The RNA shown here (small-subunit ribosomal RNA) has 1472 nucleotides and comes from an uncultured bacterium.
The coordinates come from a structure-prediction model, not an experiment, and the mean pLDDT is 86.

[in-house]
């Protein structure tokens, strides 16, 4: 300190992940030792059981037992002191509870410390004990005796205390004792310590809680309290809080401090410390100095427990421990030895506080599981390119060591108090012994992120924190083997902080990204101009108090170190109080004029509103004429209107709404908005003067105001338009776009609604910051007769632009620049301008406004393809303009389907389909059947074997293949021993047209012979990228030139190669009778816009022409740029991987590949007279030939057939055919056509049945020129017409691939279309790139929610009713030791009753929050379910948008509005 993920890539912009630090933590597998700490976060849920708070006999009497008679010791009990401390929990509390400075002249404080005085004299009781009774107990009544430092008058009063200032009133207690005294006691004084109250500031969410309060808010009195005070009464007043957030609700103990963080801050309050609350719920009190009391009472109440059913008893949130709950958290342990507490004169006794010790790797810290050597780099593991890598000095071995564990044996400190006292503990710690001997695991290894291979697996199984792996070659799943990383630990979850500047104080934004209120006014607040004076509240400076201790930080010192502990300084950024400063901000006072207002003057406008009035065009209707047969309306039509007379035309009249031109990025208003013309009534701006007030100002959170359309409510109007509606058309359908019709409604009056793309998507106001040029308004100069022109000020509206800004587009004195001040808003997407609740509205609906769950991204700007039923520019047999033809027929070939035991495989739109096949009878052949063979039909190693051996191979069996095995029989080297070859056996292996062109490689197809495709360096941009390559020309061209921030290159294009045409030369096998000429093969020559005119930027071309075989690339070819289709081929062949191994190999025989209801593609051959058919007669070229090709003669009608010459070929072989001349056919299913059949042949071949071609005779289908719709060709082309090869033993050859030969039409001085392409620029939600994205309704299925007749629970409050305890009032009788009184009796009290208050119960209606609920809304997710196209391009009707209707849905239309819409036009037209 950052990194991953939005995209084809960029760049902002934003969420969501990651790496860190922490923890009172759980789990999973692991685990040697020690040390130091921590150790129910959950049920404040309920407990068995044992402890946890007592002590004093030196206050007091009593019993009891011992007794050396002195006394000791123990009980229960009066009495003091103590229990209010200490220990536990965090339930409750949003509060003077806490924290921090403060006050208390409004108080108290037992024990202790100080000082001061006091302790004189008397009384009456009670427990215990005894007797007596009741109960199951607990435990309680009665009589009757006794003591005290228990109780109670008196006396005294230095004092205290109240006080009308006169006075009033207040005490005491003894013990002990060495006789010195000590220790009590009363009553005040200061301290100490501790608590009580009271204030100021500080520290939680929700405003979908905003109004809340009647002891309420304050005052007189009163009561009560240690003490103020509505803390309580009574009366009287009416008031008090509160937007700086009352009041409700939710949550929460608070702090010092902990984690985190650079720091501000965030989060959090276990351990340790301070404070607070609580002690089974709940109320109450009582005693006390201190409580309204954790181990006290007293009542209620739930709960458990005894019980003799009449009553009782309990309270672990003390230590320990059980159950329950839970991911989860320990021993019923030892001791008072230390520290500290209580009690006591002491000695002591009691202390689960507290000191120790089990458990627990929970967490921090220290240690250790060895150390040196050792290479054969062992073995086995893993991986191999089959060399070798690594695990790896790592093991073994060979030496040394002794920490820790274990055994022995010695031992502490801690004791303060010279003695005595140690739980811990025989324990630290020391020495000796044993013997490397007992001591490693955990996670990771695609990238973020350190670390990589094999094997299994096969969208399975599983990972996974984000982004994402797995569908046969997975570094990402499992398993190894290596490696990283950390180490008694490691991951892994959960939690918080950080990174996150992603709530921004530090230190964030708001044209377009998510965010500016539709707009002005203006309470409140915030903020404010120049200058004097004054105060000092803010501000700063100095000081002093405090800011507990621990902790953190910094020195230091103590445990061997560290953790840890202790000392000591700093730090505690805050709060008070005191003094001083006085620029600045405030306050308080004077003054000033430029901010802002006012006046005078001039002017300019749809600025507003009320009433009335005028006015012309138009549409419609109405009358009434003229006139007639159609109007209207559409892409084309139709409803629809017209002989009852429309449309057209004239003339009159009605009505209603709007106001052409002028008219303009023109004006005017705050914004909606505002358009004919007059009158009235009125706001606001702007100019110029500088009289006049003296900061009167900016901003505004609520508040109220005004707000386009549409739309409501009431009355009116209604001419056109015109939601709904109805019809008509289009369409697969059309709830639509067009068209005929129409209702609300648009118009007025009142009133409600209050939303808009309400927009400059840009809050207001202020000052500042180059310019240029345009309009509007008013003003100065000049000059001029004057209006203009021209310089200039201000003030409004524009375009372009600098600096600056900005993600980038743009923005740019009308800021989006620089700053100030004030509102207002946002903080990933959806859910969701949404629910719920609130306000408000007749209603529609409007304001406000979440969460559940989901997603990993939604998003702006800009690029660069691609695309577009956008544009502009160009090309091409693309179209048009022409010839021939396909599509109908028959037939051949190849596909599909279908069929089979197989009809092997492959190709799949263009770019498969006379393709791969340049030749499937057998072969080929992979395919079925069916019979064989298994080191194999073929390679190549190793061992071994083999001598009549390899090798031919007969008869027999078979369909062959094979079996079989008669006979016949070799070779090379040679040291003569053997080896090789070859052959059997065995082992490694062969072998595969077996999958995978989506693992390749070569090759090829296409786009397209399209003209592009790039690169270097420069420069521009933040970057992707751009520039060059755009641009103006022209080219058949990214061909050339001009120009340019480009300036070269490359790879295409073009040249270079070949062949064709012309013409020279050179040869001359061969043709030729010779010679020239042809011809054959070479070599050379020519063509380049060279020359002329014309036109151009006088550049590059262009046009016309001369010459010339040939002219503007002469014609034809071979040549295919970066790349595109995971094209397309494992079946040509090459090749990883996987898969098969008596088979998925091989060998054979016979069938298939040739089936046949059908489609389809390519063709042939036809339909005929430009023709058939007979007969004559001409004229190429390319090739090809020895198991060839054949001349030529004879046979045959013929296919062929015999015989044969010649020829490895310019020398032999090879007949053209249209055509020409003649004959006949006469338009017909024919002398067109020839299929199909029948018969008989012919030739090849081992074999023509399944399947061959050809022949000769018969047979004579179907066609009579071919719908939608398609295909080729622009010149020696098309058409036509013949002829050759290549494959081959023949041929299914009509294919293919060449050769000639006869030879057209047309192409607008076209480019609207339709197909393919190039540039260039547009939008774009596409980027697998339109066969793209993608909406919404219905089905299905998960999940969370809303509403819902209701049902069920919880919480705090009310009003009524009841009402324990205890407290306060009031009380005849009743009781009634101390005091009065000689008694009677009084008096204070008490029991009791009785009222007031009150916890609880009861009961009502509400309030708030839950949790269920038939049915029901709407959301979100979910491969590949339906219908339909809404959106992105002009998306095919430009989208969006408030409102309003309407409609299966998307949506449509009305009527108003922005542009964030292309683009000079267009009936429908869907999906991937």
């Nucleotide at each position: 300190a950052g990194a991953g993920u939005u995209u084809g890539a960029u760049c902002c912009u934003g969420g969501c992940u990651c790496a860190g630090a922490g923890u009172g933590a759980a789990c999973u597998a692991u685990a040697g030792c020690g040390g130091c700490g921590g150790g129910c976060c959950u049920a404040a849920c309920a407990c068995a059981u044992g402890c946890a708070a007592g002590u004093c006999g030196a206050g007091c009497g009593c019993u009891c037992a011992c007794u050396u008679c002195g006394g000791u010791g123990a009980g229960a009990g009066c009495g003091g002191c103590g229990a209010a401390c200490g220990g536990g929990u965090g339930a409750g509390u949003a509060a003077c509870a806490c924290g921090u400075a403060g006050g208390u002249a409004a108080u108290c404080u037992a024990c202790c410390c100080u000082c001061u005085g006091g302790u004189g004299g008397g009384g009456a009781a009670u427990a215990a004990c005894c007797c007596g009774g009741g109960g199951a107990a607990a435990c309680c009544c009665g009589g009757a005796c006794u003591a005290a430092u228990a109780c109670c008058g008196c006396a005294u009063a230095u004092g205290g205390u109240c006080u009308a200032c006169g006075g009033a009133u207040c005490a005491a207690a003894g013990c002990c004792u060495u006789c010195g005294g000590g220790c009590g006691c009363c009553a005040g004084u200061g301290g100490a310590u501790g608590a009580g109250c009271c204030u100021g500031c500080g520290g939680c969410c929700c405003a979908u809680u905003a109004c809340c309060u009647u002891g309420u808010a304050g005052g007189u009195g009163g009561g009560g309290u240690a003490a103020c005070g509505g803390c309580c009464c009574a009366c009287c007043u009416a008031g008090g809080g509160a937007g700086c957030g009352a009041u409700g609700g939710g949550u929460a103990g608070c702090u010092g401090g902990u984690c985190u963080g650079a720091g501000a801050g965030g989060a959090u309050g276990a351990u340790c410390a301070g404070c607070c609350a609580c002690a089974c719920u709940g109320g109450g009190a009582c005693u006390g100095a201190g409580a309204c009391a954790c181990g006290g009472c007293c009542c209620a109440g739930a709960c458990u427990c005894c019980u003799a059913c009449g009553g009782g008893a309990g309270g672990c949130a003390g230590c320990a421990g059980u159950g329950g709950g839970g991911a989860a958290u320990a021993u019923u342990g030892c001791g008072c030895a230390a520290u500290g507490g209580g009690c006591g004169a002491a000695a002591g006794c009691c202390u689960g506080a507290c000191g120790c010790a089990g458990c627990c790797a929970c967490g921090c810290c220290g240690c250790g599981u060895g150390u040196g050597u050792g290479a054969u780099g062992a073995a086995g593991g893993c991986c191999u390119u089959c060399g070798g890598g690594u695990c790896g000095u790592a093991a073994a071995g060979c030496a040394c060591u002794g920490u820790u564990u274990g055994g022995a044996g010695g031992g502490a400190a801690g004791a303060a108090g010279u003695u005595c006292u140690g739980a811990c503990g025989g324990u630290a710690c020391c020495u000796c012994c044993c013997a490397a001997g007992a001591a490693a695991g955990c996670a990771c290894c695609g990238g973020c992120u350190a670390a990589c291979u094999c094997c299994g697996u096969g969208c399975c199984a599983g990972c996974a924190g984000c982004c994402g792996c797995g569908g046969u070659a997975a570094u990402a799943c499992g398993g190894a083997g290596g490696g990283u990383g950390c180490g008694a630990g490691c991951g892994u979850u959960g939690c918080u902080c950080g990174g996150a500047a992603u709530c921004a104080c530090u230190g964030g934004g708001c044209g377009u990204a998510a965010a500016g209120c539709g707009u002005a006014c203006g309470c409140a607040g915030g903020c404010g101009g120049c200058u004097c004076g004054u105060u000092a509240a803010g501000u700063c400076g100095g000081g002093u108090g405090u800011g507990a201790a621990a902790g953190c930080c910094c020195g230091g010192a103590g445990c061997u170190c560290a953790a840890c502990u202790c000392c000591g300084g700093a730090a505690u950024u805050g709060c008070g109080c005191c003094c001083g400063a006085u620029a600045c901000u405030g306050g308080c006072g004077g003054g000033c004029u430029u901010g802002a207002g006012u006046a005078c003057g001039g002017g300019a406008g749809a600025g507003g509103g009320a009433u009335a009035g005028c006015g012309g065009a138009a549409u419609u209707c109405c009358u009434g004429g003229u006139g007639u047969a159609g109007a209207g309306g559409u892409g084309a039509a139709a409803u629809u209107c017209g002989u009852a007379g429309a449309u057209a035309u004239c003339a009159g009249g009605a009505g209603g709404a709007a106001c052409a031109c002028c008219a303009g990025u023109g004006g005017c208003g705050a914004a909606a908005g505002c358009g004919g013309c007059u009158c009235u009534c009125u706001g606001g701006g702007c100019c110029u003067u500088a009289a006049c007030u003296g900061a009167c100002g900016c901003u505004g959170a609520g508040a109220g105001g005004c707000g386009a359309a549409a739309g409501c409510g009431u009355g009116g109007g209604g001419a056109g338009c015109g939601a709904a509606c109805g019809g008509g058309a289009u369409u697969a359908g059309a709830u639509a776009c067009c068209c005929c019709g129409g209702u609300a409604g648009u118009c007025c009056a009142c009133g409600c609604u209050g939303u808009a793309a309400a927009c400059g998507a840009u809050g207001g106001a202020u000052a500042c910051u180059a310019g240029g040029u345009g309009u509007a308004g008013c003003g100065g100069g000049u000059a001029u007769u004057g209006a203009c022109c021209c310089c200039u000020g201000c003030u409004g509206u524009g375009c372009c632009g600098g600096a600056g800004u900005u993600a980038a587009c743009g923005c740019g004195a009308u800021a989006a620049g620089u700053a100030u001040c004030c509102c207002g808003c946002c903080u990933g997407g959806g859910g969701a301008c949404u629910a719920c609740g609130g306000c408000c509205g007749c209603a529609a609906g409007g304001c406000u406004a979440a969460a559940a769950c989901u997603c990993a991204a939604a998003g702006g700007a800009a690029u660069u393809g691609a695309c577009g039923g956008g544009g502009g520019c160009c090309c091409g047999c693309a179209c048009a303009a022409g010839c021939a033809g396909c599509g109908g027929a028959g037939c051949g070939u190849g596909u599909g389907g279908u069929u089979u035991a197989a009809u092997u495989c492959g190709a799949a739109g263009a770019u498969a389909c006379g393709c791969g096949a340049a030749g499937a009878a057998c072969c080929u052949u992979a395919c079925c059947u069916g019979g064989g063979u298994u080191u194999g039909a073929c390679a190549u190693g190793u061992a071994g074997g083999u001598a009549g051996u390899a090798g031919a191979g007969a008869a027999g069996c078979g369909a062959a293949a094979g079996c079989g095995g008669a006979u016949c029989g070799a070779c090379c080297c040679u040291u003569c021993g053997g080896g090789g070859a070859g052959c059997c056996u065995a082992u490694g292996c062969a072998g595969g047209u077996g999958u995978u062109g989506c693992a390749u490689g070569g090759c090829u197809g296409u786009c397209g012979u399209c003209a592009g495709c790039u690169c270097g360096u420069g420069u521009c941009g933040u970057g992707a990228g751009a520039u060059g390559u755009u641009g103006g020309g022209u080219u058949a061209a990214g061909u050339c030139c001009c120009g340019c921030a480009a300036c070269g290159a490359g790879c295409g294009c073009a040249a270079c190669c070949c062949u064709c045409g012309u013409c020279g030369u050179u040869a001359g096998u061969u043709a030729u009778a010779u010679g020239u000429g042809u011809c054959u093969a070479g070599c050379g020559a020519g063509a380049c816009a060279g020359c002329c005119g014309g036109u151009a930027u006088c550049a590059c071309g262009c046009c016309g022409g001369a010459g010339g075989a040939a002219g503007g690339u002469g014609g034809g070819g071979a040549u295919g740029a970066c790349g595109u289709c995971a094209a397309g081929u494992c079946a040509g062949c090459a090749u990883g991987a996987c898969c098969u191994u008596u088979a998925u190999a091989u060998c054979c025989a016979g069938g298939g590949c040739g089936a046949c209801a059908c489609a389809c593609a390519c063709g042939c051959u036809a339909c005929a007279a430009u023709g058939g058919u007979c007969g004559g007669c001409a004229c190429a070229a390319u090739g090809g030939g020895c198991a060839g090709c054949c001349a030529c003669a004879c046979c045959g009608c013929g296919a062929g057939g015999u015989g044969g010459a010649g020829c490895a070929a310019a020398u032999c072989c090879u007949g053209a055919g249209a055509g020409c001349c003649g004959a006949u056919c006469u338009c017909a299913g024919u002398u067109c056509g020839g299929a199909u059949a029948g018969c008989a042949g012919u030739c090849u071949g081992c074999a023509a049945c399944c399947c061959g071609a050809c022949u000769g005779c018969u047979u004579g289908a179907a066609g009579g020129u071919g719908g939608a719709g398609u295909u080729g060709c622009u010149a020696g082309u098309a058409a036509c017409c013949g002829c050759g090869c290549g494959u081959c033993a023949g041929c299914c050859a009509u294919a293919g691939u060449g050769c000639g030969g006869u030879g057209a039409a047309u192409a607008c001085u076209g480019u609207u279309c339709c197909c393919g392409g190039g540039c260039c620029u547009u939008g774009u939600g596409c980027a697998c790139a339109c066969c793209g994205c993608c909406c919404g309704u219905c089905a299905c299925g998960u999940c969370a929610u809303g509403g819902g007749a209701g049902c069920u629970g919880g919480u705090a409050a009310c009003g009524c009713c009841u009402a324990a305890a205890g407290a306060g009032g009031g009380u005849g009788c009743c009781c009634g030791a101390a005091c009065c009184g000689a008694a009677a009796g009084g008096g204070a009290g008490g029991a009791g009753c009785u009222u007031u208050u009150u916890a609880g119960g009861g009961u009502g209606g509400g309030a708030c929050u839950g949790g269920u609920g038939a049915c029901u809304g709407g959301g979100a997710c979910g491969a590949a379910g339906u219908c339909g196209u809404a959106a992105c391009a002009a998306g095919g009707u430009a989208g969006c948008u408030g409102u309003a209707g309407c409609g299966g849905a998307a949506g449509c239309u009305g009527c108003g509005g922005a542009u964030u819409g292309a683009u000079g036009c267009a009936c429908c037209u869907c999906c991937u």